RNA sequence: AGAGUUUGAUCCUGGCUCAGAAUGAACGCUGGCGGCGUGCUUAACACAUGCAAGUCGUACGAGAACGCUUCAGCUUGCUGAAGCUAGUAAAGUGGCGUACGGGUGAGUAACGCGUGGGUAAUCUACCUUCGAAUUGGGGAUAACGUUGCGAAAGUGACGCUAAUACCGGAUAAUAUCAUAGAGACCUUGGUUUUUAUGAUCAAAGAUGGCCUCUCCUUGGAAGCUAUUGUUUGGAGAUGAGCCCGCGUCCCAUUAGCUUGUUGGUGGGGUAAUGGCCGGGGGGGGCAACGAUGGGUAGCUGGUCUGAGAGGAUGAUCAGCCACACUGGAACUGACACACGGUCCAGACUCCUACGGGAGGCAGCAGUAGGGAAUUUUGCGCAAUGGGGGCAACCCUGACGCAGCGACGCCGCGUGAGUGAAGAAGGCCUUCGGGUUGUAAAGCUCUGUCAGAAGGGACGAAUAAUCGGGGUCCAAUAGGCCUACGAGAUGACGGUACCUUCAGAGGAAGCACCGGCUAACUCUGUGCCAGCAGCCGCGGUAAUACAGAGGGUGCAAGCGUUAUUCGGAAUUACUGGGCGUAAAGCGCGUGUAGGUGGAAUACCAAGUCAGAUGUGAAAUCCCGGAGCUCAACUUCGGAAUUGCAUUUGAAACUGGUGUUCUUGAGUACGGGAGAGGAUAGCAGAAUUCCUGGUGUAGAGGUGAAAUUCGUAGAUAUCAGGAGGAAUACCGGAGGCGAAGGCGGCUAUCUGGCCCGGCACUGACACUGAGAUGCGAAAGCGUGGGUAGCAAACAGGAUUAGAUACCCUGGUAGUCCACGCUGUAAACGAUGUUAACUAACUGUUUGAGGAAUUGACCCCUUGAGUGGCAAAGCUAACGCAUUAAGUUAACCGCCUGGGGAGUACGGUCGCAAGAUUAAAACUCAAAGGAAUUGACGGGGGCCCGCACAAGCGGUGGAUUAUGUGGUUCAAUUCGAUGCAACGCGAAGAACCUUACCUGGUCUUGACAUCCUGAUACGGCUUUAGAGAUAGAGCUCGCCCCUUCGGGGGAGUCAGAGACAGGUGCUGCAUGGCUGUCGUCAGCUCGUGUCGUGAGAUGUUUGGUUAAGUCCAGCAACGAGCGCAACCCCUAUUGCUAGUUGCCAGCAUUAAGUUGGGCACUUUAGUGAUACUGCCUGUGUUAAGCAGGAGGAAGGUGGGGAUGACGUCAAGUCCUCAUGGCCCUUAUGACCAGGGCUACACACGUAAUACAAUGGUAGGUACAGAGAGAUGCUAGUCCGUAAGGCGACGCAAAUCCCAAAAAACCUAUCUUAGUUCGGAUUGGAGUCUGCAACUCGACUCCAUGAAGUUGGAAUCGCUAGUAAUCGCGGAUCAGCAUGCCGCGGUGAAUACGUUCCCGGGCCUUGUACACACCGCCCGUCACACCACGAAAGUCGAUUUAACCGGAAGUCGCUGUGCUAACCUUCGGGAUGUAGGCGCCCAUGGUUAGAUUGGUAAUUGGGGUGAAGUCGUAACAAGGUA
Repeated sequence: AGAGUUUGAUCCUGGCUCAGAAUGAACGCUGGCGGCGUGCUUAACACAUGCAAGUCGUACGAGAACGCUUCAGCUUGCUGAAGCUAGUAAAGUGGCGUACGGGUGAGUAACGCGUGGGUAAUCUACCUUCGAAUUGGGGAUAACGUUGCGAAAGUGACGCUAAUACCGGAUAAUAUCAUAGAGACCUUGGUUUUUAUGAUCAAAGAUGGCCUCUCCUUGGAAGCUAUUGUUUGGAGAUGAGCCCGCGUCCCAUUAGCUUGUUGGUGGGGUAAUGGCCGGGGGGGGCAACGAUGGGUAGCUGGUCUGAGAGGAUGAUCAGCCACACUGGAACUGACACACGGUCCAGACUCCUACGGGAGGCAGCAGUAGGGAAUUUUGCGCAAUGGGGGCAACCCUGACGCAGCGACGCCGCGUGAGUGAAGAAGGCCUUCGGGUUGUAAAGCUCUGUCAGAAGGGACGAAUAAUCGGGGUCCAAUAGGCCUACGAGAUGACGGUACCUUCAGAGGAAGCACCGGCUAACUCUGUGCCAGCAGCCGCGGUAAUACAGAGGGUGCAAGCGUUAUUCGGAAUUACUGGGCGUAAAGCGCGUGUAGGUGGAAUACCAAGUCAGAUGUGAAAUCCCGGAGCUCAACUUCGGAAUUGCAUUUGAAACUGGUGUUCUUGAGUACGGGAGAGGAUAGCAGAAUUCCUGGUGUAGAGGUGAAAUUCGUAGAUAUCAGGAGGAAUACCGGAGGCGAAGGCGGCUAUCUGGCCCGGCACUGACACUGAGAUGCGAAAGCGUGGGUAGCAAACAGGAUUAGAUACCCUGGUAGUCCACGCUGUAAACGAUGUUAACUAACUGUUUGAGGAAUUGACCCCUUGAGUGGCAAAGCUAACGCAUUAAGUUAACCGCCUGGGGAGUACGGUCGCAAGAUUAAAACUCAAAGGAAUUGACGGGGGCCCGCACAAGCGGUGGAUUAUGUGGUUCAAUUCGAUGCAACGCGAAGAACCUUACCUGGUCUUGACAUCCUGAUACGGCUUUAGAGAUAGAGCUCGCCCCUUCGGGGGAGUCAGAGACAGGUGCUGCAUGGCUGUCGUCAGCUCGUGUCGUGAGAUGUUUGGUUAAGUCCAGCAACGAGCGCAACCCCUAUUGCUAGUUGCCAGCAUUAAGUUGGGCACUUUAGUGAUACUGCCUGUGUUAAGCAGGAGGAAGGUGGGGAUGACGUCAAGUCCUCAUGGCCCUUAUGACCAGGGCUACACACGUAAUACAAUGGUAGGUACAGAGAGAUGCUAGUCCGUAAGGCGACGCAAAUCCCAAAAAACCUAUCUUAGUUCGGAUUGGAGUCUGCAACUCGACUCCAUGAAGUUGGAAUCGCUAGUAAUCGCGGAUCAGCAUGCCGCGGUGAAUACGUUCCCGGGCCUUGUACACACCGCCCGUCACACCACGAAAGUCGAUUUAACCGGAAGUCGCUGUGCUAACCUUCGGGAUGUAGGCGCCCAUGGUUAGAUUGGUAAUUGGGGUGAAGUCGUAACAAGGUA
């Protein structure tokens, strides 16, 4: 510090997710040791049991027992007495403590907490210090005794007694109060000095010591003295109370709240201010700077995170607060309204004799329950601290320790060195090896931890006490001080630590390994099982599931889950945005608020600087120290960014005063305008009415129809009515804040601009709320209604058509008044101000110049446009009219959907508007641009693409292939073009892969091993054959030491293995088809762009062509095109046999001699290049025409197929991964099948006839094949063919007849002398064999068919059409295929349309790319939510009833020790009674909120449901 994820790719926006750190954690797997920490986050739920607050005899009275000793009695084990126990235990009065310490976080949004102040408005026991005092009396009471009641808890009566308990009296102040003064500082009731008078208020002793004085005389008392206590003052310290400034969560879908409320007055109350409380009077107080209400929450130091600012949090430790079963209340006390106190009410639990009682773990342990989850009913007061005490000491679940838990942090160990035969085993493998891996074993060592044995701490001292010294004192007593000496005490714990012993011995797991993210293979599984934080894996080769091997990371832990911060600049103060991504209110006016021009003086609130106080400690940080280190502990420092006080500065902001004119405004003179309102007027047009002319149609559409019209329409003329709107001018022109405004005139009226410059003197900008205006549609009332026109009706269209089109047509549109308040109310751009290059239109002012004048030109304002620089922007784009650079203010945004919806509120007559969520769900949604693809977008161009032609197919019959059907099998593949006379260049057996049956199992075929042996050939038996058996015959090659060995073949045997036309062409290679012989496809460098990409390759010409030229931020290059290659057309040279024959000879014949001129053959050359001319074109490329030429503009044809597309085809040519079969899915054999047949399709053949058929005659090819072959001539057969045989391994022989053509004859338009299917008969040939199932011949038979519907195919010249010939395959079988030549046309105006393609451009929501994407209803399942008659809670408000305990007030006739008394009584106190207040409770009526509900509403989600096709292209009606 970033990364993954939207896309084909890109940039941006934007969410989701991950990597980090942390935790009082929990869960899973695992677990050696130690140190230090830490441990109910849930039920403030309920609690058994034990303990957690007592102590003091130096305040007081009283005072046992057990036991022991002695004695006595004697019934020798009992009774009694004394002493000790012992002034002890237990209890009581009294004092102090129990308000601390410990727990918890329910409540509390508050002066509760934090911080800083105030108290002149206060208190403070114990403690310290400084003064004064401590006098003299009295009456009770508990304990105890006696005696009742009660189950108990407890309690009554009578009697006795003490005090530091209680109560009077005395005295007393610088205490308190009152009155009357004086002074200083100050200022709420303050401090202080002081005078006078008056009033009020105290006390308690205890312990030790000493006799100088007095009295009794060992000594004691009074007394003195010391300590301590007590009383009263002053001061301090500590602690507490109260008040104030500031800070302290969310909701405005909580906007108004308040009657003790707000203030005053005189009272009460308190330690103290105060409505804290009551009386009378006033009417205030709080609130948008958020009152009131609701929700949530203890606050802080700190903790976690973060670079910081922040965010989250408030366990342990520390400060404060609150609470103690729930609610209320007071008492005591220095302090409480009191955790282990009291009273009352309530709930709950327990005891009970049923009458009544007891209790409060949110103290420490512990129990039950809840929960994912949190410990021992431990030891000790040794230390630290606390209470009491003079002290010893006692108490202390505070605390110190131990126990349990890997809960956390820290440390240590599980060994170290050496060791390659790189062992075995595992896993993988290309079978070679690799890896585990120096890892192990082995050898040499060490000894931490754990274990055993031995030693053994620190923590402990200022205790008491004794001694020394000092000090107070009369004192050798006592107190105090003391860095002096002695001196008891350890829970932890025989622990830490140290030493020795033995021995590598006892000690490693967890997660992960597709990317993010370090780490890879095999097997299993087969969209199953499963994984998953996000993206996503899994449908037969899964590095993603499960297991294994290996690896990576961390390590006594490792993962998961949960939560917080971070990353997230994803709430943006630091530090974001709003044209199109989410986001500018529709527009003005204006309140609060925010901000604000120039000069000067002062103030000092902000601001800045210094000082002081505070900011607790701990924590964090820095530097040290102590535990072996570390964690941990500890010392010092720094820091604590804050608050307060104070001193200063005066630039800026602010405030006050004075001044100014430039912002703003006013006055004056001009100007333009569809600015607004009202009234009047005008003409054109539509419609209607009346009349005339006139006749059969009109209207409407893509085409029609509904409709109108013979009752006279449409058309036309004249007149009239009425409403609405204002052609031309008219314009990216004007005006207005926006909405919006368009004939003319008048009236009223708002704003704007310009000029000069008189006046005011900052009067300004923005603007939450508020208020006004606000298109269309809509609503209300009343008018009006010509045209248009939702709804509606009809006609069309259509599968349907509740639409688009047509004919009608009502609201409405218009006017008046009122409401509504919204629009893509858009420049999708808030308002204001300033600054920042140019150029060019236009509207309207002013000035200059000029002119007869309108123009034109220059300068300068105000508007309104275009283009463009810098700059900005994700890009598109914006660019003085900013989206640039700044300032001020307002509004708004924070992923998509749910949803601008629900609920609630406000507004509205309604429709609805406004404000505005959540559950749930997804990992995207989105912007701009790029490349493609596509479009019922556009432009240009090409192609037998159309058109123009010729001939076909589709109809018939047959052949052939396919589908389908059938079958035991009809083997398999190919399936739009680009499958279908295709693989198959040839299925009777074979082929053959299929079926039935019969057989074989190392196999029909290959290699290796062992043994034997030639192999083979012939005959024969059984069988369908494979096969099995028998017999006969034959007797391999090489070497040899003759024993044998080797090789090939055959047989037998064992296993490795063979074999598979079995599956996967979606695992593959190779080959092929197709777009397409279309002109395209790319690269390097440069340049442009953030980038994908672009440029080049676009543009203008041109071409068959990305062919060439020109231009150009491109310059070059590659694969394609073209050319090079082959055939063909012309020709030269060379060469003439099997070819040829001009001339010579010869023959039946180029037959022969001869010749090689010609033809021809086959080698090698030449030729054609827009080269020449004219025109045109840009002086180009080229094009048009012409000449010459055999050929003219790639001459014709072929071969040649770019990058790529179609998961195209082929595992059945071949090769090959994986999977499968292995007495079978392999192999052999016989027979059958691939040839089936209601049917459908493709491709062909033959026809339908006279451009023909038939018969006869006569011509002319090319290219091929031939030895298991082609076969001449002759003969036989009607023929197929047969017999037989010359020639030929071929320019020589043969197949071989070319056919159409031509000539002659005939047929004469008919199902025929057309056509030949089908069928019968007879044959031929091939072959082992023609039944299923061959071809051909002859005779006979003579079907359909008379030119073929919709539709559709081929062809542009030696082409179509037509005619025959040959070849491959092949025993035989050709209408197919591949070739060959003969005869030989027609037409092309042209590119509108169909199809395909190329280039450019445009739109796109497509990218699996239009066979795309995608919307809504309905149906089904699930989920959350809203409404709902009701119903059940919770909280709360108001009114009323009732009112425990208790304080307070009144009363107190009952009772009443201390004091007074005149002895009668009084005073005082108190039970009781009454009253105010008031908790729980009750009734009624609301409010808020939650649960639930028949039914209902929409929403979301869900591989393959239904109906349509709304959107995306002009999406077919933008």
Molecule: small-subunit ribosomal RNA
Organism: uncultured delta proteobacterium